[in-house]
RNA sequence: CAAGUUGGCCGGGCAGUCGCGGCCGGAAUUUCCGGCCGAGGAAAGUCCGCACUCCAUAGAGCACGGCGCCGGCUAACAGCCGGGCGGGGUAACCCGACGGAACAGGGCAACAGAGAGGUAUAUUGCCUAUGCAACUGUAUAGUUGCAGGCGAGGGUGAAACGGUGGUGUAAGAGACCACCGGCAGCGGCAGUAAUGUCGCUGGCCAGGCAACCCCCGCCGGGAGCAAGACCAAGCAGGAUGAAAAACGGUUACGGCCGUUUACGGGGCUGCUCGUCCCGUCAGACAUCCGGGUAGGUCGCUUGAGGCCGUUAGUAAUAACGCGCCCAGAUAGAUGACUGCCAGCGGCUGCUGCGGCAGCCGUUACAGAAUGCGGCUUACAGGCCGACUUGCGAU
Numbered sequence: 001c002a003a004g005u006u007g008g009c010c011g012g013g014c015a016g017u018c019g020c021g022g023c024c025g026g027a028a029u030u031u032c033c034g035g036c037c038g039a040g041g042a043a044a045g046u047c048c049g050c051a052c053u054c055c056a057u058a059g060a061g062c063a064c065g066g067c068g069c070c071g072g073c074u075a076a077c078a079g080c081c082g083g084g085c086g087g088g089g090u091a092a093c094c095c096g097a098c099g100g101a102a103c104a105g106g107g108c109a110a111c112a113g114a115g116a117g118g119u120a121u122a123u124u125g126c127c128u129a130u131g132c133a134a135c136u137g138u139a140u141a142g143u144u145g146c147a148g149g150c151g152a153g154g155g156u157g158a159a160a161c162g163g164u165g166g167u168g169u170a171a172g173a174g175a176c177c178a179c180c181g182g183c184a185g186c187g188g189c190a191g192u193a194a195u196g197u198c199g200c201u202g203g204c205c206a207g208g209c210a211a212c213c214c215c216c217g218c219c220g221g222g223a224g225c226a227a228g229a230c231c232a233a234g235c236a237g238g239a240u241g242a243a244a245a246a247c248g249g250u251u252a253c254g255g256c257c258g259u260u261u262a263c264g265g266g267g268c269u270g271c272u273c274g275u276c277c278c279g280u281c282a283g284a285c286a287u288c289c290g291g292g293u294a295g296g297u298c299g300c301u302u303g304a305g306g307c308c309g310u311u312a313g314u315a316a317u318a319a320c321g322c323g324c325c326c327a328g329a330u331a332g333a334u335g336a337c338u339g340c341c342a343g344c345g346g347c348u349g350c351u352g353c354g355g356c357a358g359c360c361g362u363u364a365c366a367g368a369a370u371g372c373g374g375c376u377u378a379c380a381g382g383c384c385g386a387c388u389u390g391c392g393a394u
Base pairs, nucleotide, nucleotide: 001390002389003388004387005386006385007384008383009382010381012341013340014339015338016337017336018335020038021037022036023035024034025033026032027031040365044376045375047374048373049372050371051370052224053223054222055221059273060272061271062270064220065219066218067217068216069083070082071081072080073079084098085096086095087094088093099215100214105213106212107209108208124153125150126149127148131146132145133144134143135142136141162180163179164178165177166176167175181205182204183202184201185200186199187198188197189196190195228298229297230296231295237289238288239287240286241285244261245260246259247258248257249256250255262280263279264278265277266276267275268274305324308321309320310319311318312317342363343362344361345360346359347358348357349356350355
């Protein structure tokens, strides 16, 4: 100097004039004055987790859903940090579809190829030891065909029954042997662990996909701020949702009260058990039909809170200290105009080659609505740091 990887930050500034919302204070209280505060790193997506509210309680099982290496952080998480393993990259670094297919069962795979997953198959081939037939031939023998044996060589393919070298065979083949690789079992060492490494035994040698169904382990009540609570006003309610039994007490003999059994309806937002509520001509609640209201207040922003510092930790983070209050709207506020400056791009001119002047254009993604912790996506331009590789110089 060039190319790359990765972390953090800003994302317009200043002034003036007018205009908004909330809170507080003062008043001369239809209103005015003053002070303070007033969109984000993603407010977006609505993908996760939780706080909070309600379902009177919130138990168990099934269904359903989520996660899936180890350790740690956190209120929690499918998040974050560190590590292991696997993959990509020269590297810095990045990604993760991370339990199980040799360890239940099932399923899928285009084209090519003989055959796509098991003691499979036979395209091109090898053999003639063994059997049959034919021909040639003095004999030995040779050739062809059939039956048979083989699956080692070649080819196809992403992938074809582990590799190299030998023994053996008619020809071969882990059929056998040596070494290597994989797998299984048993151990040693290191590590909290995932895992790594070493040794012994065993010819055991049996692809891919589980982000296919599935198996295994762990986790999970449901609904959601239009949750929900209160006030005011107003109307018009109606229908449906079963028959009991026994015992005791009492009676004005109509009935009433209590207990038990059984049963009905309803809630626990899929089902069952369980449990609770209302009951046994009733209402808890549910369903349907019809009518009225659509107003106001709360929830509503002080929090698992932000900044800074110290300590501990590889880090995520935790503890302590300091000291700050930083929107709460409800057809939904923070805007409009003017001037100057700044960044970037282009053109022209000058240049001492550092840059300067003038003109033109432009300044990103985008807008709270209960709140918080994450993830994902979008982003003109600018600044700071660390690291890797290449070239060159010293």